Small-subunit ribosomal RNA, central domain from an Erysipelotrichaceae bacterium, 341 nucleotides, folded computationally. Model confidence (mean pLDDT): 87 of 100.
Context: one part of a larger RNA
RNA sequence: UUGGGCGUAAAGGGUGCGUAGGCGGCCAUUUAAGUCUAAGGUGAAAGUUCGAGGCUCAACUUCGAAUUGCCUUAGAAACUGGGUGGCUAGAGUGCAGGAGAGGGCAAUGGAAUUCCAUGCGUAGCGGUAAAAUGCGUAGAUAUAUGGAGGAACACCAGUGGCGAAGGCGGUUGCCUGGCCUGUAACUGACGCUGAAGCACGAAAGCGUGGGGAGCAAAUAGGAUUAGAUACCCUAGUAGUCCACGCUGUAAACGAUGAUUACUAAGUGUUGGGGAAACUCAGUGCUGCAGUUAACGCAAUAAGUAAUCCGCCUGGGGAGUAUGCACGCAAGUGUGAAACUC
Numbered sequence: 001u002u003g004g005g006c007g008u009a010a011a012g013g014g015u016g017c018g019u020a021g022g023c024g025g026c027c028a029u030u031u032a033a034g035u036c037u038a039a040g041g042u043g044a045a046a047g048u049u050c051g052a053g054g055c056u057c058a059a060c061u062u063c064g065a066a067u068u069g070c071c072u073u074a075g076a077a078a079c080u081g082g083g084u085g086g087c088u089a090g091a092g093u094g095c096a097g098g099a100g101a102g103g104g105c106a107a108u109g110g111a112a113u114u115c116c117a118u119g120c121g122u123a124g125c126g127g128u129a130a131a132a133u134g135c136g137u138a139g140a141u142a143u144a145u146g147g148a149g150g151a152a153c154a155c156c157a158g159u160g161g162c163g164a165a166g167g168c169g170g171u172u173g174c175c176u177g178g179c180c181u182g183u184a185a186c187u188g189a190c191g192c193u194g195a196a197g198c199a200c201g202a203a204a205g206c207g208u209g210g211g212g213a214g215c216a217a218a219u220a221g222g223a224u225u226a227g228a229u230a231c232c233c234u235a236g237u238a239g240u241c242c243a244c245g246c247u248g249u250a251a252a253c254g255a256u257g258a259u260u261a262c263u264a265a266g267u268g269u270u271g272g273g274g275a276a277a278c279u280c281a282g283u284g285c286u287g288c289a290g291u292u293a294a295c296g297c298a299a300u301a302a303g304u305a306a307u308c309c310g311c312c313u314g315g316g317g318a319g320u321a322u323g324c325a326c327g328c329a330a331g332u333g334u335g336a337a338a339c340u341c
Stems, first nucleotide, its partner, number of pairs: 004312003007295002012309001014200004021193003025087007033080002035076008048066007090190001091187003094183005102176007109153001114148006124135002161168002205246006214240002219235004257308006265286009290297002314341003323334004
């Protein structure tokens, strides 16, 4: 390589858009590139394969055929491809409705924590398994009123909703993306996938400038302990927040790529349609056939098929070395071998 695989054994790219490529609905007609048929040419000899023969057998050797290929000519037209014309079931547009924490910007609200000022008030507060460090007679904690500031949005709240994923939750306004249902007016295969490429991408981290209430790596102190560079406590700086730029990784998980079709039922829920039966799109549970090594999955498949992409090939060495690319750096991407079991 072939073959076999990728939920948990090695293996689905973090996600989307999309170039090349691969694959692609129905009907008619044409072409004859693929395909098929026939004939001819060529395919040196040896070798090889098959069928016979000769040395007693075999090795060895002789004969015949093949030599799966290429070319030329003539034909066939079902399928694939090309051309032409048409169709509407895929796809898209329109029209009429609908739901939503989808995104961006701005404004705004209340509760709570902290701090400040003032009143009231007096000896404790805080913290723990127990303590201590700490705070407090320079009046704390508790309580009341007023003020400042930052961050997060209780209840509603739900295997509820939306988004490609990451993710998204107070309220209002503006701008804006997608989705669902119904209809069948329009286009007429315009589709699917997608190497490269481009874009997005939690947290932490980085750069510049702001901001800083609470929390809190680092750090300090108090405990615990044989020790305690921890777990617990008191403090506390980066950071967490905002703007702009970078980083590009996660158990980025459903550990399950995308699309299409088909294959028992039952039950809950969200959004549409329908007078109803029911039906469409999501989201859960149970469960048959089937499948699986088992667990389980089971119309939201891990079932039955098709197309395209990504990936795997014993453990360690190692996601290391090296080279290259990217990055301010941290590092990231790509990614071995020796050796060893």